Overview:
A computed fold for a 242-nucleotide part of an RNA from a pig gut metagenome, annotated as large-subunit ribosomal RNA, domain VI. Rfam family: Bacterial large subunit ribosomal RNA. Rfam links the family to the GO terms ribosome and structural constituent of ribosome.
[in-house]
Context: one part of a larger RNA
């Protein structure tokens, strides 16, 4: 843009794209074969990397300010707390992201053929896979598998539906997509928990003191979960119907 009502959902012809790969071990079997040395086809099972895709439950990394330790200096009478020094440096670490991690696929089906190998068989009383006719045969081709597209088909709804505007994230450059808008847990806040760090400050006791012990697995906490309308999604406009 079209489908001469408007929306929603599902399927889908023709067409296009992707994928397509190996190795080892065991059994068959020390069998067939072969004087021996040696040593199979076929068939079955298992494992391994490689490649491709997805995911974050566990493992590992990161985690620019979540917790703690600590040096210099400033504010400060001092303590506490805070600023600057690459996040000052160091030790840990949630969510998210991620690979070296985990999971899956590459297994399997059928048909027509290539080279090649045949059957029957004349022209040409023989012979000949070919002339009529009938077969076998490849990691190939087509099926099959996955995805894209949408000619078309089916079902449902009737002012339905959509857009703007608003709160946002499983989404994201912007758009778009997705969740929600008071008949509401969409985001923030708060409460509780999870998880992280590792025993806050103050006070008391002991010690000349540095400091230790008790209160105390304490205090603090970004991204997680549940609950809770306290705050903001109020109100409203447009298209549909020129």
């Nucleotide at each position: 843009u079209u489908u001469a009502a408007g929306a929603a959902a599902a399927a889908a012809a023709a067409g296009g794209a992707a994928a397509g790969a190996u190795a080892a071990u065991c059994u068959u079997a020390g069998u067939a074969c072969g004087a021996g040395a040696g040593g199979a086809c076929c068939a079955g099972a298992u494992u391994a990397g490689g490649u491709u895709g997805a995911u974050c439950a566990a493992u590992a990394g990161u985690g620019c300010a979540u917790c703690g330790g600590u040096u210099a200096u400033u504010u400060c009478u001092a303590c506490a707390a805070a600023g600057u020094a690459c996040a000052g440096c160091c030790g840990a670490g949630u969510a998210g992201c991620c690979a070296a991690a985990u999971c899956a696929a590459u297994a399997a089906u059928a048909a027509a053929u290539a080279a090649u190998u045949a059957c029957u068989g004349a022209a040409a009383g023989c012979a000949u896979a070919u002339a009529a006719g009938u077969a076998a045969g490849a990691a190939u081709u087509u099926u099959a598998u996955u995805c894209c597209u949408a000619a078309u088909u089916u079902u449902u709804c009737u002012a339905a539906a959509a857009a703007a505007u608003g709160u946002a994230a499983a989404a994201g450059a912007c758009u778009a997509u997705u969740a929600c808008g008071u008949u509401a847990a969409u985001a923030g806040g708060c409460u509780u928990a999870u998880a992280g760090u590792g025993u806050a400050a103050g006070c008391a006791u002991g010690g000349u003191a540095a400091c230790a012990u008790g209160u105390u697995g304490a205090g603090c906490u970004u991204a997680u979960a549940a609950g809770u309308a306290c705050u903001a999604a109020u109100u409203u406009u447009u298209u549909g119907a020129u």